[in-house]
Context: one part of a larger RNA
RNA sequence: GGCGUACGGAGGAUGCCUAGGCGUCAAAGGCCGAGGAAGGACGUGCACCACUGCGAAAAGCUGCGGGGAGUUGUGGUGAGGCUGUGAUCCGCAGAUAUCCGAAUGGGGGAACCCGCCCUGGGGAAUGCUGGGGCAGCGCAUGGUGAAGAGAUAGCCAUGUUGCGGGGAACUCGGGGAAGUGAAACAUCUAAGUACCCGGAGGAGAAGAAAAGAUUCCGUGAGUAGUGGCGAGCGAAAGCGGAGGAGUCCAAACCGGGCUGGUGAAAGCUGGCGCGGGGUUGCAGGAGGCGGCUGUAGGGUUGGAGCGGAUAGCGGAAGGGCACUGGAAAGGCCGACCGGAGAGGGUGAAAGUCCCGUAGGCGAAAUCUGCGAAGACCCGGGUUGUUAUCCUGAGUAUCACGGGGCACGCUAACCCUGUGAGAAGCUGGGGAGUCCACUCUCCAAGACUAAAUACCUUUGACGACCGAUAGAGGACAAGUACCGUGAGGGAAAGGUGAAAAGGACCCCUGUGAGGGGAGUGAAAGAGAUCCUGAAACCGUAUGCCU
Numbered sequence: 001g002g003c004g005u006a007c008g009g010a011g012g013a014u015g016c017c018u019a020g021g022c023g024u025c026a027a028a029g030g031c032c033g034a035g036g037a038a039g040g041a042c043g044u045g046c047a048c049c050a051c052u053g054c055g056a057a058a059a060g061c062u063g064c065g066g067g068g069a070g071u072u073g074u075g076g077u078g079a080g081g082c083u084g085u086g087a088u089c090c091g092c093a094g095a096u097a098u099c100c101g102a103a104u105g106g107g108g109g110a111a112c113c114c115g116c117c118c119u120g121g122g123g124a125a126u127g128c129u130g131g132g133g134c135a136g137c138g139c140a141u142g143g144u145g146a147a148g149a150g151a152u153a154g155c156c157a158u159g160u161u162g163c164g165g166g167g168a169a170c171u172c173g174g175g176g177a178a179g180u181g182a183a184a185c186a187u188c189u190a191a192g193u194a195c196c197c198g199g200a201g202g203a204g205a206a207g208a209a210a211a212g213a214u215u216c217c218g219u220g221a222g223u224a225g226u227g228g229c230g231a232g233c234g235a236a237a238g239c240g241g242a243g244g245a246g247u248c249c250a251a252a253c254c255g256g257g258c259u260g261g262u263g264a265a266a267g268c269u270g271g272c273g274c275g276g277g278g279u280u281g282c283a284g285g286a287g288g289c290g291g292c293u294g295u296a297g298g299g300u301u302g303g304a305g306c307g308g309a310u311a312g313c314g315g316a317a318g319g320g321c322a323c324u325g326g327a328a329a330g331g332c333c334g335a336c337c338g339g340a341g342a343g344g345g346u347g348a349a350a351g352u353c354c355c356g357u358a359g360g361c362g363a364a365a366u367c368u369g370c371g372a373a374g375a376c377c378c379g380g381g382u383u384g385u386u387a388u389c390c391u392g393a394g395u396a397u398c399a400c401g402g403g404g405c406a407c408g409c410u411a412a413c414c415c416u417g418u419g420a421g422a423a424g425c426u427g428g429g430g431a432g433u434c435c436a437c438u439c440u441c442c443a444a445g446a447c448u449a450a451a452u453a454c455c456u457u458u459g460a461c462g463a464c465c466g467a468u469a470g471a472g473g474a475c476a477a478g479u480a481c482c483g484u485g486a487g488g489g490a491a492a493g494g495u496g497a498a499a500a501g502g503a504c505c506c507c508u509g510u511g512a513g514g515g516g517a518g519u520g521a522a523a524g525a526g527a528u529c530c531u532g533a534a535a536c537c538g539u540a541u542g543c544c545u
Stems, first nucleotide, its partner, number of pairs: 001544009015530001016494002020465002022462009031166002039100003042055003046078002049075003061094006070082003105114003115134007136163002138160007170201001171199005181188001185228001215242005225233002246447003249392001253276003257272006281425001283391004287386007297378005305370006312361002319333003323330001335352002337341001343355003397420008407432001427442005481488002501529001504516004
């Protein structure tokens, strides 16, 4: 030195555990903000830091309700308090709520600096100090008022339930890639994806026929198609479900108001805004002329009453043992309840010990669903005939270009950049080039719940994970740390049933650490603390060299 054996050190695998995650389903809920948000800075405790809470009224203040014995949040304790005159705690409604932040009096290198007006305190007076106000835009009203008059723009004042900023995902619109795939690459694909911007809201969008209401799911179907007919892309009708809801304008015509042109006037002809009327394709409506019938119904408000949410309450039934053990819930004996034998805890394994569970009950306050009576407002309906008027124009349509449609074009349909440009009810669009016939529908105005998407909370569940897993995060985690920054981003759980956390003695540096003693079932459970593998390092020794 090697191999082996024994005993250790170091290390933290494995096993067991779970405080935390992941997912599915169901129900409920879903915007916040100038009444100052989201998010922060700084403070705030008897005592120091971090987290949590809160805001100079600062781990809190007030009221109401619940609850009923302890309590002064957590990581640690002490001191001093509070509490059956009901605390702590839980729910609801309020008060307070520094400074920054849309940040809004002005400025600014966020959490800072400097003002003005009104009105208090104090003071001889200034400084100082309390309260309120002072941004911009939009809208309304009024005033003022240029470029020659009038007018308008502008300016000013007052008022203002408006706007501004934020929001993980979901949604609609405006823009819009590339890598990649095609085994290269250009049409194509990726993909209208990522990303940027704008809008909305608890949903959004779509939607009431120039059609087969809109939306969502299943199927149709990887079908029909489309496609350098490559790679790929990929419907619809129909059928089965979820849900179900329909409406209002413009115009004709009528009424009245303001106003322009023309005219001597009557009048004629325009414009603007208002009320009535009216809303469709078997055409409808207006106007004119008739017939029949006689108050259905609609909207707003209202809120009796019945539910739900936000605290809670009750809730059956077991004892013994001289068994084992540190401990009984295990074993033995022999009972009981069960609308409750789900689950968790308790010193091992408990229906009957504790929390619960089945079943039942409960709200002063706030929110919310359904919703009767009542009140107010609106309100004719139907039908015939006539063919005078109306029925959405730079629109439909066409040409060229582009885009959307599953459809890349011989390409219908939809959108529209350029140009051309109708009809107007004896009218017009569509039925996948186009024409005829037939059928069907009425564009060029607007609104509209539900079924749908996403998330949160609560509950239930899991051939989901169990600390290199499961969230990045079971722990002071989006922390420490890294980066100028955008951004990146950890490691780190377990004594014991209970701290009973080792009084006292000894060695030692008044150490660290250890040896006794004591606690405990166990200390080889001693805080680097359950189990404690391997690599690695020792001590002793057998054999070999």